This is a predicted structure of a 99-nucleotide RNA (SAM riboswitch aptamer (S box leader)) from Flaviflexus salsibiostraticola. Model confidence (mean pLDDT): 77 of 100. NCBI's taxonomy places the organism under Bacteria, Bacillati, Actinomycetes, Actinomycetales, Flaviflexus. The RNAcentral record of the sequence draws on Rfam.
RNA sequence: UGACCAUCAAGAGCAGCUGAGAGACCUGGCUCGCAGAAGCUGCAGCAACCGAGAGCGUUCGGUGCUACCGCCAGGACCGAUGGAGGAGAUCGAUGAUUA
Repeated sequence: UGACCAUCAAGAGCAGCUGAGAGACCUGGCUCGCAGAAGCUGCAGCAACCGAGAGCGUUCGGUGCUACCGCCAGGACCGAUGGAGGAGAUCGAUGAUUA
């Protein structure tokens, strides 16, 4: 990096550095942001998957996560008349297995 399977309405923040954007990509919105975004670091927390124990609901470890339903709608599939219709994840994120 690819394939496959599962999950994606819940849950969980403070500090330091830095200084203007961010919410996966595009479009249209909407929200957050100098009372400090995103990023990096430290500690803390949550509990989705896996492993080793424990022994009846708990420990440790490997990843992950800690605004808003994956923020909302459409698109990224087919197809025609650029947009009707059909289809429903083919888009993305996380974990495990495998190549």